About this RNA
This is a predicted structure of a 1479-nucleotide RNA (small-subunit ribosomal RNA) from a sediment metagenome.
RNA sequence: AGAGUUUGAUCCCGGCUCAGGAUAAACGCUGGCGGCGUGCUUUAUGCAUGCAAGUCGAACGGUCUUUAGCAAUAAAGACAGUGGCAAACGGGUGAGUAAUACAUGAGUAACUUGCCCCCAAGUAAGGAAUAACUCCGGGAAACUGGAGCUAAUGCUUUAUGUUGUGGCUGGGGUAAUGCCCGGUCACCAAAGUCGUAAGACGCUAGGGGAGAGGCUCAUGUCCGAUUAGCUAGUUGGUGAGGUAACGGCCCACCAAGGCGAUGAUCGGUAGCUGGUUUGAGAGGACGAUCAGCCACAAUGGGACUGAGACACGGCCCAUACUCCUACGGGAGGCAGCAGCAGGGAAUAUUGUACAAUGGGCGAAAGCCUGAUACAGCGACGCCGCGUGAAGGAUGAAGACCCUCGGGUUGUAAACUUCUUUUCUCAGGGAAGAAAAAAAUGACGGUACCUGAGGAAUAAGUCACGGCUAACUACGUGCCAGCAGCCGCGGUAAUACGUAGGUGGCUAGCGUUAUCCGGAUUCAUUGGGCGUAAAGCGAGCGCAGGCGGCUCGGUAAGUCAGAUGUGAAAUCUCCCGGCUUAACUGGGAGGGGUCAUCUGAUACUGCCAGGCUUGAGGACAGUAGAGGGAGACGGAAUUCCCGGUGUAGUGGUGAAAUACGUAGAUAUCGGGAGGAACACCAGUGGCGAAAGCGGUCUCCUAGGCUGUUUCUGACGCUUAGGCUCGAAAGCGUGGGGAGCAAACAGGAUUAGAUACCCUGGUAGUCCACGCUGUAAACUAUGAACACUUGACAUGGGGAGUAUCGACCCUCCCCGUGCCGAAGCUAACGCGUUAAGUGUUCCGCCUGGGGAGUACGGUCGCAAGACUAAAACUCAAAGGAAUUGACGGGGGCCCGCACAAGCAGCGGAGCGUGUGGUUUAAUUCGAUGCAACACGAAGAACCUUACCUAGGCUUGACAUGACAGAAGUAGCCGAACGAAAGGGAGGCCAACUGUUAAAUCAGUAGCUGCCACAAGUGCUGCAUGGCUGUCGUCAGCUCGUGCCGUGAGGUGUUGGGUUAAGUCCCGCAACGAGCGCAACCCUCGUUGCCAGUUAAUUUCUCUGGCGAGACUGCCCCGCAAAACGGGGAGGAAGGUGGGGAUGACGUCAAGUCAGCAUGGCCCUUAUGCCUAGGGCUACACACACGCUACAAUGGACGGUACAAUUGGUCGCAAGAGCGCAAGCUGGAGCUAAUCCGUAAAACCGUUCUCAGUUCGGAUCGCAGGCUGAAACCCGCCUGCGUGAAGUUGGAGUUGCUAGUAAUCGCAGGUCAGCAAACUGCGGUGAAUACGUUCUCGGGCCUUGUACACACCGCCCGUCACGUCAUGAAAGUCGGUAACACCUGAAGCCGGUGGGCUAACCGCAAGGGGGCAGCCGUCUAGGGUGGGGCUGAUAAUUGGGACGAAGUCGUAACAAGGUAGCCGUAGCGGAAGCUGCGGCUG
Repeated sequence: AGAGUUUGAUCCCGGCUCAGGAUAAACGCUGGCGGCGUGCUUUAUGCAUGCAAGUCGAACGGUCUUUAGCAAUAAAGACAGUGGCAAACGGGUGAGUAAUACAUGAGUAACUUGCCCCCAAGUAAGGAAUAACUCCGGGAAACUGGAGCUAAUGCUUUAUGUUGUGGCUGGGGUAAUGCCCGGUCACCAAAGUCGUAAGACGCUAGGGGAGAGGCUCAUGUCCGAUUAGCUAGUUGGUGAGGUAACGGCCCACCAAGGCGAUGAUCGGUAGCUGGUUUGAGAGGACGAUCAGCCACAAUGGGACUGAGACACGGCCCAUACUCCUACGGGAGGCAGCAGCAGGGAAUAUUGUACAAUGGGCGAAAGCCUGAUACAGCGACGCCGCGUGAAGGAUGAAGACCCUCGGGUUGUAAACUUCUUUUCUCAGGGAAGAAAAAAAUGACGGUACCUGAGGAAUAAGUCACGGCUAACUACGUGCCAGCAGCCGCGGUAAUACGUAGGUGGCUAGCGUUAUCCGGAUUCAUUGGGCGUAAAGCGAGCGCAGGCGGCUCGGUAAGUCAGAUGUGAAAUCUCCCGGCUUAACUGGGAGGGGUCAUCUGAUACUGCCAGGCUUGAGGACAGUAGAGGGAGACGGAAUUCCCGGUGUAGUGGUGAAAUACGUAGAUAUCGGGAGGAACACCAGUGGCGAAAGCGGUCUCCUAGGCUGUUUCUGACGCUUAGGCUCGAAAGCGUGGGGAGCAAACAGGAUUAGAUACCCUGGUAGUCCACGCUGUAAACUAUGAACACUUGACAUGGGGAGUAUCGACCCUCCCCGUGCCGAAGCUAACGCGUUAAGUGUUCCGCCUGGGGAGUACGGUCGCAAGACUAAAACUCAAAGGAAUUGACGGGGGCCCGCACAAGCAGCGGAGCGUGUGGUUUAAUUCGAUGCAACACGAAGAACCUUACCUAGGCUUGACAUGACAGAAGUAGCCGAACGAAAGGGAGGCCAACUGUUAAAUCAGUAGCUGCCACAAGUGCUGCAUGGCUGUCGUCAGCUCGUGCCGUGAGGUGUUGGGUUAAGUCCCGCAACGAGCGCAACCCUCGUUGCCAGUUAAUUUCUCUGGCGAGACUGCCCCGCAAAACGGGGAGGAAGGUGGGGAUGACGUCAAGUCAGCAUGGCCCUUAUGCCUAGGGCUACACACACGCUACAAUGGACGGUACAAUUGGUCGCAAGAGCGCAAGCUGGAGCUAAUCCGUAAAACCGUUCUCAGUUCGGAUCGCAGGCUGAAACCCGCCUGCGUGAAGUUGGAGUUGCUAGUAAUCGCAGGUCAGCAAACUGCGGUGAAUACGUUCUCGGGCCUUGUACACACCGCCCGUCACGUCAUGAAAGUCGGUAACACCUGAAGCCGGUGGGCUAACCGCAAGGGGGCAGCCGUCUAGGGUGGGGCUGAUAAUUGGGACGAAGUCGUAACAAGGUAGCCGUAGCGGAAGCUGCGGCUG
């Protein structure tokens, strides 16, 4: 620091996602040790049990025990009670609280303060009670009543009064009242204990301090305006009360204030801070542990005591809950430490000790202390250590992969040597503890040290398609599954699962959740708004923001310095302590929108003065559809009346509806009425915008120009507000000619709720009111300044010129077009900025949901304005590029159309295919580009199919092992359809060897094992080959140039060509694959050679050459390329034909030609055999043959080819047969021999008929091939003689030796040709031309297509899922309000109860207590509303779903250009009207 993801590719906008860090975490797998931290984030839910606040006998009376004593008594210790102090600290929690809080800084002249310190003064004299205790009672208990006794540092009276307080008063001081120093009057204190004593500890009233608090002020502190008005003790005053103290804190009276757009009030959420985390920072998020403050203690209220509480382990009351109970009544509060239950993804021990630190009490010893110090549990976090180190190759075994050679795991292991952190055992053993000494250690026999033992006790987890480091095999087969995003998986998955290997981290690893970052993706630093999201439709204008030149003052902002403060901890730096680190100690630094003081004065502000350039006014001119009102005018449409006139008119792509013989349309004359104003008219003018167009008059606003002059910053912008605001629409009343939503009819159509036509109502028009929206657009807010230009035009002026008007030059204002710089993603903008700057306003933050719901405001309504969320997607989008496409355009070509000729489609037959059938009808080919195609020829074979019978190392190949022997080979009986089966017989070869097939071996045979075999599958795993676009003229590259880039240029343009053929031009210059040429062949000719009777002719055959190149002439074109014509020539403009097929497209065809990966079968999916089938037959299609006849048929005669084949062959002459053919075999291994050309021509006949046309079909008789013609061949003769009389829609071929027609040959082949491949004979017609059909090429244009129009895509309906709105209602929550009731309690009142101290001789008084009453009030009840949540029959739209239904709206001119607003209508997309926009 970036990366992935929208596209065929590109740039941009923009979202989503990832890599990093963090955590009080949890979950999965795994787990050796230690240190330091940390551990209920959820139910402020409920709690069993134990502990967490006591202490003082040196305050007091007693009681008990012990000791001494006979006892009285004394001493010591302990204890319940009275009394004092503490219990308001420490500890917990974060519910509430958005300010009675917290942070920072101030104030208190408005205050308090126990214990502690300092100063100074005092501590006198009395009195009455009461607990404990004793007695008598009540109660289950808790507890409690009566009578009697007693003490105090308990209570109380009096005295004194340094002081203090209050009144009056003098002086001083202050910003200022209650501050300071005095005078005078009144009032107010006390307690003792210990000690032999000294004295010590106390006590009382003061002053001061320290520390701790109370109160006040300023500033800061979350979200919502779909919360805009709130407030009656409310704001202020006077007086009284209350408090430690100010204060509406409370009360009475008076006034009517106070707060709020700088956000009051209301609602939601939340303890605040130091800090933590992230970030480069600015910021963002958070507020565990530690520390400061606050709040709370089951819920709510209340006071008491006290220095301090409205009190966690105190009291009273109410409520809920729990417990005890003898039912009468009582008790309780873990958000203290442990612990339990519950909740939850989730959070620990009912531990040890007061040794240390700290706290309470005490004179002290000491006691208490779940504060604290420690230990236990948890990898929860951070940090450290280890699981060994060195050597060790035959690279062991195993595993995995493999091209079978090997490779990887891997020096890894084994093995050898070494070490001992850790571990186990044993020995030693702290610091923490001290200020005179002694004593005192929970942790803990811990840390640490030493020794012994032995590699011993110790490795996992995640990933491996890209991002992102790391790859193979097998399994699976859109299944199972993965996934953070993009996306993997449909039989060869580096993406799933497993294994091997590899990579990362490591006692952890991964996942999930949350926060920051990346995200400049809310942009202060640091973004934008023409088209991507985004400029309000326009103006006026208050508040607010900003503001010209200059002088003086001030010092608020601003800047500088100083002081104070910003707690400690944290953070950064330096130094130190634990072996290191984490951790921790010391020092320094940093941290504020802070406060005070001093200073500076450039800029801003404020005060005062001046100026004229911004702004405005006066004067003189001037252009204009600027606005309002009134009057007038002509043309046209329609209607009415009349005339002329007759059969149609009208309308359309074509028609029809409609009008018309009751007289239309047409035409003439007259009249009525409404609306709009041709020409002028323009890229023109005016207006803020909407908008404004006949003429004249009246009223009225603004602009521009010019000259001097006046005011003197008066300005710019503008939230809220106000006004104007097309069309449609609404209300009331008019008006209504034309046009025209709706509606009706006619067409079109599959349908046509449309487009077209005929009608036609609202409306369009006027007046008054409402609505307030448009693609209200320049999709561009307003104002000001600056920054090269050219041209055009509207308005005004000046100069020059002229007699004058023009012309020309210049200035200002407006409207346009093109363009420098610059900007922009590009397109483009460019002095009328989208450039460079300033000021102010508005708006945007992914797409959809949605400009929707709810709420509010406005409106008569329609609706407008404001404006979410759930859910869902990984895109949506802008500009430009290359293609493809268009029922877009231009140019051009092709038997593409047209012009012709002959056909096909109808018939019969042949062949192929589909379908059907079948045991099988083997398989493949399927638009063009399958269908006489693979197949250049299925009776058997072929043959792959079916049935049946057989074989199993096999019909064939290679290798290994073993075995047998008249072996291999030949002949071959029985059985059998054959295959098979083998009785029996004959009988080898090679090498070595032997007397000898004697022995051994090879080949061969048999058995067994590897394997063979497969026309089984996948042409979507492939090679090769082929088809097609297309013999179309295209397809590319190098360098350069242009562009951010994809790309472009070249290759486009002007001509020309069959051609990207050539020429010219040009930021291109060259080149390659294609075109052409080179090759073969035909046509002319020369030479040579040859031949099958011969020849120096000719012909023929073969070879080598020549010839044609727009070379020559004329014309046209641009001085070109080239075109037109002509000459010559056998041939003329590529002379005809062939071969030759660019980059690529179609996952085109072929695994059945061959080859081949993978999969499958192995007594069968292999092999052999016989028979059958591929030849079936209601039908449909394709390619052909033969015909339908007289341009013909039949018969007879006569003539002329070329290609080509032949020895298992072609076969002559001759003979036989009607013929097919047979007999026979001359000749020929071929320029030698063989193979009859037919149409044609010459005659005869037929005479238009289903025929002397046509020949199908069938019968009989024959021939040939072949083991074999039944299924199922071909041919011959005789007989039979079907359909068919020229073929619907549609469709094919062909441009010259072509079509058409005629025959011949060949391959295949035993036989079989209507097919195919060739050959020659005869031999036409037509082409005006490119409008149309099809296909193609080039340029251009649009595009929402890129699987590329067989594309994309919209809406209703149906089904499923999800979230959400409305809804009669139903059930809660919450804060207020009104009324009723009202506990405890403070305060007040009260009298007829009770009452120790003081007064009084007494009566009685004073004071007090209880009771009662009142105000206030927690809570409760009733009521109507507010806000909010849940739920609900039904219902609305929305999103997403597999290949559902209906249509075709949009994207191309999308087939009616689209879109915006509005209104009506329609199953639906939508259609139509009116106005607007060009996107």

RNAcentral holds the sequence, with entries from SILVA. Rfam family: Bacterial small subunit ribosomal RNA. Its family is annotated with ribosome and structural constituent of ribosome in the Gene Ontology. Its mean pLDDT, the model's own confidence on a scale to 100, is 84.